[in-house]
This is a predicted structure of a 72-nucleotide RNA (transfer RNA) from a Betaproteobacteria bacterium.
It matches the Rfam family "tRNA". Rfam describes the family as follows. Transfer RNA (tRNA) molecules are approximately 80 nucleotides in length.
The source organism's lineage runs through Bacteria, Pseudomonadati, Pseudomonadota and Betaproteobacteria.
Its mean pLDDT, the model's own confidence on a scale to 100, is 82.

RNA sequence: GGGCGCGUGGCUCAGUGGUAGAGCGCUGCAUUCACACUGCAGAGGUCAUUGGUUCGAUCCCAAUCGUGCCCA
Numbered sequence: 001g002g003g004c005g006c007g008u009g010g011c012u013c014a015g016u017g018g019u020a021g022a023g024c025g026c027u028g029c030a031u032u033c034a035c036a037c038u039g040c041a042g043a044g045g046u047c048a049u050u051g052g053u054u055c056g057a058u059c060c061c062a063a064u065c066g067u068g069c070c071c072a
Stems, first nucleotide, its partner, number of pairs: 001071007010024004018055001026042005048064005
């Protein structure tokens, strides 16, 4: 330099053109002498960035950035 893939809560990941989710983690309450477990409630997201298509984009298209694999 070229090809292919990935980028979504703190972590690991799902998701699909029509209000963004799970598990773990975190906070509070209950329970306990205390901790853990368990139960209930809650917080936490510019869906990498910019532009385009569309009535409407996390999803489709392009570029850019980051990252992984392969080739040279």